C1' cells in the first nucleotide's frame, strides 16, 4: 500500500426574525363557547422525535373480563450452560457447514412407538422378497445401478418427548354526563287533564295524554397520558470471558388528539460540478440520505447520502 472482516459513534454547527405546540409562574374580565360536563383567550420563563420515530413480527408492563384442581384440544419454542421483568432476544461455549484467514451460518430432541417419502438410473426403492455361492438349517458370505441395496435416510411430512401459553386489546379501561332517543314507578286525566283564543274568569275550539321521581346507556367531555422508572448520563467504584448485575454521584428528558417541532435571511462546517491559480488557493453554483412520536416499555426485522474512530485477517512490497 491494497482486499477484506467485526465492533463502536456522527446523521451538520451557530445567530437574528415571525410562527407552531406541551409544563410551569404571574394574572384575569362576573370575558367567550357549551344545556351541563368541561374548554379557550394574556405576559413571562422554559421542554419540544429517530437510530431506525418504520414494518406491527416476538416478548412484556397496565387495563377489562374469565378463573379450584387435573387432562384434552390448539399454539409456540427446542444442543448445554448463562443473562433478563419477559422473549422466537442476547452472551458463552460444544458440534456440523461455508470462508486462506479474520470470521460467518444453523428450523442443532427423537427414527429400538407407529405411519408416510425418495427423481434418474436399476430386475428390484421401504420390505422384504429377487440373484449367485455356501451351509445340517434364511447358516453364512456377495450382488453392475444409485444419494440410498437385503441397512439405512428424511422429523423444513404427520407423530413423539420436554417446556411455555386463559381471552381481549389504550377504539383496553374508569369517572362526568345532552337530546321532542328510549325504558321502569307513581300521581292526574274522554265526569276532559293538557294546549290555544295578547294578563284574569266565564265562554269557544282543539283533544288524550299531562305531571313528578328513578336509574342506564349514546353524542359530548375528563381521566388512562409521560416528574420518578425494567428512566437516563458519568474517562466513578467494584464483580463477571461475557450478555449483564451490585454500589456511588448527577439529572428530570416531547406528550398532540385533522395531531405542534416550522419558515425566512446570514455565517461557517462537509461533498461534486464549474472556472481562475505551477501550487498553497479564490470565486460562482448546486446538493446534505432513510425518514418523522399518537399508551409505554424490552428486542428482532427493514431502510438509510455520506463520514469518523478502534480491533482483527489476507496478500504485495520495503527495511
Nucleotide at each position: 500500500g491494497a482486499a477484506g472482516c467485526c465492533c463502536g459513534c456522527c446523521a451538520g454547527a451557530c445567530c437574528g426574525c415571525c410562527g407552531c405546540u406541551g409544563g410551569u409562574g404571574c394574572a384575569a374580565g362576573u370575558g367567550c363557547c357549551g344545556a351541563a360536563a368541561g374548554g379557550c383567550c394574556g405576559c413571562a420563563c422554559u421542554g419540544g422525535a429517530g437510530g431506525a420515530a418504520c414494518g406491527u413480527c416476538c416478548g412484556g408492563a397496565c387495563u377489562g373480563c374469565a378463573c379450584a384442581g387435573g387432562g384434552c384440544a390448539g399454539c409456540g419454542u427446542a444442543g448445554c450452560a448463562g443473562g433478563u421483568a419477559a422473549c422466537a432476544c442476547c452472551u458463552g461455549u460444544c458440534c456440523a457447514c461455508c470462508g486462506u484467514g479474520a470470521g460467518g451460518u444453523g428450523a442443532g430432541g427423537a427414527u429400538c412407538a407407529g405411519a408416510g417419502c425418495a427423481a434418474c438410473a436399476g430386475a428390484g426403492a421401504c420390505g422384504a422378497g429377487c440373484c449367485g455361492g455356501u451351509u445340517c438349517a434364511g447358516u453364512c458370505c456377495g450382488g453392475g445401478u444409485g444419494a440410498a441395496a437385503c441397512g439405512g435416510g428424511c422429523a423444513a411430512u404427520c407423530u413423539c418427548u420436554a417446556c411455555g401459553c386463559g381471552c381481549a386489546g389504550c377504539a383496553a379501561u374508569a369517572c362526568c354526563a345532552a337530546g321532542u332517543a328510549g325504558g321502569c314507578c307513581a300521581g292526574c286525566g274522554u265526569u276532559g287533564a293538557c294546549g290555544u283564543g295578547u294578563g284574569u274568569c266565564c265562554c269557544g275550539c282543539g283533544g288524550a295524554g299531562c305531571u313528578g321521581g328513578c336509574g342506564g346507556g349514546u353524542a359530548g367531555g375528563u381521566a388512562g397520558c409521560a416528574u420518578c422508572g425494567a428512566g437516563c448520563c458519568g474517562u466513578g467504584g467494584g464483580g463477571g470471558c461475557g450478555a449483564c448485575c451490585c454500589c456511588c454521584g448527577g439529572c428530570c428528558c416531547a406528550g398532540a388528539g385533522g395531531a405542534a417541532u416550522g419558515g425566512c435571511g446570514g455565517u461557517c462546517a462537509c461533498g461534486c460540478c464549474c472556472g481562475g491559480g505551477c501550487a498553497a488557493c479564490c470565486g460562482g453554483g448546486c446538493g446534505c440520505a432513510c425518514a418523522g412520536g399518537a399508551u409505554c416499555c424490552g428486542g428482532c426485522g427493514u431502510a438509510c447520502c455520506g463520514g469518523c474512530g478502534g480491533a482483527c485477517u489476507u496478500c504485495a512490497c520495503a527495511c
Molecule: Bacterial RNase P class A
Organism: Ramlibacter sp.